[in-house]
Context: one part of a larger RNA
Molecule: large-subunit ribosomal RNA, domain I
Organism: Nitrospinota bacterium
């Protein structure tokens, strides 16, 4: 030097372990924010460095309510206090909430600076310092107000309401491109990524100008149809629908024609008008013509408005230009009916169910082993509970729970009833007249784009930049060019649950899901330390032991290193701390050069 043995030291694999993660199912919520939020800075404890809590009332104040003997957080000590006159603690509601941040008096290089005004304070004042209040658009009112007379614009003041955050889910404006086509330009990727907008717990869509060809009857959503009908340099690829099973159901309001009424303009008669009917009366009261309100009316066997008949249809009261009859119109009473999700809107109060603190809650005992019994043995019990966790090894009966039951002063949700509101009786039906309405720069056409699976095709339908430009029911749209017949439906205004989509968060449950190179980037003070001007990147780092019993005391030594005693402990397991492999390093023996 090798080579084996054996002992050491180095190292942190490997087994065990789990506080964390990851998926996913049910509920629930999807909040907050000018009453100042989300997310920050500074502070704040008797000593306090972080974290957590909290805000000059600073690990915390009131009140209500539970539960309790202990308690001053994480975190030990030492000071020094709280608590059965009920603390700490959980829970409801409150108060307090510095500065920045939408940030909103003005300015900034956030967490700083400097101000106006009204009240107070202190002061002779000059100043000082304390509350509040002063940003911007908006809705409505009000007051003033140019060029320019009316008036508008603009100015003040009040009121209202927005500004800002949010994981994905919705919808609206806009919007590549790597890619595929084995190249690349129609195409595709893809109306995706992405960017603004905006709204909700869901969005959106919805009550036929559809479907169809029997006939169906609003709309989402799932299966199917079907990768089929078709579209497509007919290439690469795109890619329906109706009909059938299912979820889940809900219809409603408005313009318009008519009548009343209000405000404005116009206009004005030998009186047109005042409900009619008989008498007496009034007349700028009329009529057009815009607007507003209230009634009316909503429909495709078209429907409705206006007129005329007919028919049905509760009681009382009162009203006008005047009597009196009718007609009209309001009121009360009684019948009936529907409601806060649409069809109208706003509470109230009582019950019910929960949610947000909690309570009860059976049933074991020897002996053996062992540091320790829950394990062995041997006699028992409970069981709507033998889920599961912890206890010095494995426990139905030891602690926590668990079947099952029970509970809120106080907020929050459901539901259900009553007050209550609102409608109808106050008007339906039928018949017949009459031709007043039925949504216009709209349909539809030309042009040029998009969007429907549909790449302009034979090319409907939907949409609309330009430009043209109808008809009102003897009408119009549509049924994939057109056109006729035929069917079927009524645009050009609006609401409308529920079936659907989603998971920042809650709460309860579950896995043939990970166990510290896994599982999240994060089990640990991690979106930290560190890297970049920056936008951004982005980490390693878990386990003494049942319990600190965490090692008093000697010794060695320069030593708060290490090490030898001794002592704890079942065991040093000794904090570089459960196991403790390998490379790696040393020492001993034995062999071989």
């Nucleotide at each position: 030097g090798g080579c084996a043995u054996c002992c050491a030291g180095g190292g942190g694999a490997u087994g065990c372990c789990u506080u964390g993660g990851c998926g996913c199912c049910a509920a629930g919520a999807g909040a907050c924010g000018a009453u100042g939020a989300a997310g920050g800075a500074c502070g704040u404890a008797g000593u306090u460095g972080a974290c957590u809590g909290c805000g000059a009332u600073a690990a915390g104040c009131g009140a209500c309510g539970g539960a309790u003997a202990g308690c001053c957080g994480c975190c030990a000590a030492c000071a020094g206090g709280c608590a059965u006159u009920g603390a700490c603690c959980c829970g409801u509601u409150g108060a307090u909430u510095u500065c920045c941040g939408a940030a909103u008096c003005g300015g900034a290089g956030a967490a700083c600076c400097g101000a106006g005004c009204a009240u107070g304070u202190g002061g002779a004042a000059a100043c000082a310092u304390a509350u509040g209040u002063u940003a911007u658009c908006u809705u409505c009112c009000g007051c003033u107000g140019a060029a320019u007379a009316c008036a508008u614009a603009g100015g003040c003041g009040g009121u209202u309401g927005a500004g800002g955050a949010a994981a994905a889910c919705c919808a609206g404006g806009g919007g590549a491109a790597u890619u595929g086509a084995a190249a690349c330009a129609u195409c595709u990727u893809a109306g995706u990524a992405c960017c603004c907008u905006g709204a909700g717990g869901a969005a959106a869509a919805g009550a036929a100008a559809g479907c169809a060809g029997a006939g169906c009857g609003a709309u989402u959503c799932c299966c199917u149809u079907a990768g089929u009908a078709g579209c497509g340099g007919c290439g690469a690829g795109c890619g329906a629908a109706a009909c059938g099973g299912g979820a889940a159901c809900a219809g409603c309001c408005c313009a318009a024609a008519c009548c009343a009424g209000g405000u404005g303009a116009g206009u004005g008669u030998c009186a047109a008008g005042c409900c009619c009917g008989c008498a007496g009366g009034c007349g700028u009261u009329g009529c057009u013509c815009a607007u507003c309100u209230g009634g009316g009316g909503u429909u495709g066997c078209g429907g409705g408005a206006u007129c005329u008949g007919a028919u049905u249809g509760g009681g009382c009261c009162g009203g006008g230009u005047u009597g009196c009859g009718g007609a009209c119109c309001g009121g009360c009473c009684g019948g009936g009916g529907a409601g806060u999700u649409a069809c109208a809107a706003a509470g109230a109060c009582a019950a019910u169910a929960u949610c947000u603190a909690g309570c009860u809650g059976a049933a074991g005992g020897g002996c053996c082993u062992g540091g320790g019994a829950a394990g062995g043995c041997c006699c028992a019990c409970c069981a709507c509970a033998g889920a599961a966790g912890g206890u010095g090894a494995g426990a139905g009966u030891c602690c926590u729970g668990u079947a099952a039951g029970c509970g809120a002063a106080a907020g929050g949700u459901u539901u259900u009833g009553u007050c209550c509101u609102c409608c109808c009786u106050g008007g339906g039906u039928c018949a017949g007249a009459c031709a007043c309405c039925c949504a216009a720069g709209u349909a539809g056409c030309g042009c040029g784009g998009g969007a429907c699976a549909c790449g302009a095709g034979a090319a409907a339908u939907c949409u609309u930049g330009c430009g043209u430009g109808a008809a009102u029911c003897c009408a119009g749209g549509u049924g994939g060019a057109c056109c006729a017949u035929c069917a079927u439906c009524u645009a050009a205004g609006g609401c409308u649950a529920a079936a659907u989509a989603c998971u920042c968060c809650u709460u309860g449950g579950c896995g043939a899901c990970c166990g510290a190179u896994a599982g999240u980037g994060a089990a640990c003070c991690a979106g930290u330390a560190c890297c970049g001007u920056g936008a951004g990147g982005g980490a390693a780092a878990g386990g003494u032991g049942a319990a600190a019993a965490g090692a008093a005391c000697c010794c060695c030594u320069g030593u708060u290193a290490g090490g030898g005693g001794a002592g704890c402990u079942c065991a040093a397991a000794g904090a570089a701390c459960c196991u403790g492999a390998a490379a790696c390093u040393g020492g001993a023996u034995g062999c071989c050069u």